RNA sequence: CGGGGUGUAGUAUAGUGGUAGUACGUGCGCAUGGGGUGCGUAUAGUCCAGGUUCGAUUCCCGGCACCCCGA
Numbered sequence: 001c002g003g004g005g006u007g008u009a010g011u012a013u014a015g016u017g018g019u020a021g022u023a024c025g026u027g028c029g030c031a032u033g034g035g036g037u038g039c040g041u042a043u044a045g046u047c048c049a050g051g052u053u054c055g056a057u058u059c060c061c062g063g064c065a066c067c068c069c070g071a
Base pairs, nucleotide, nucleotide: 001070002069003068004067005066006065007064010024011023012022013021018054025043026042027041028040029039030038031037047063048062050060051059
C1' cells in the first nucleotide's frame, strides 16, 4: 500500500427492517447464628457521522479501532 473480516450492558455472546435477549457480574431483599450457596428483584448496551426508509442495531456510503491474508 491492496484485499477480507469484526465492532451489541462492566465481561462474554445471540439476534432481526418494527419495544435488543441470554449468561456471568453489580446493587437491594429473603433464607442461614455467620459465610458459602440458593431464590426473588433491580441495574446497564447496538464504535462515530451521513444516506435510503413511515421506521435502521440490521441495508448503503465514509471514518475510526482491532484481527487475518498478500505485497

Model confidence (mean pLDDT): 81 of 100. The RNA shown here (transfer RNA) has 71 nucleotides and comes from a Candidatus Parcubacteria bacterium. Rfam family: tRNA. Rfam classes the family as a transfer RNA.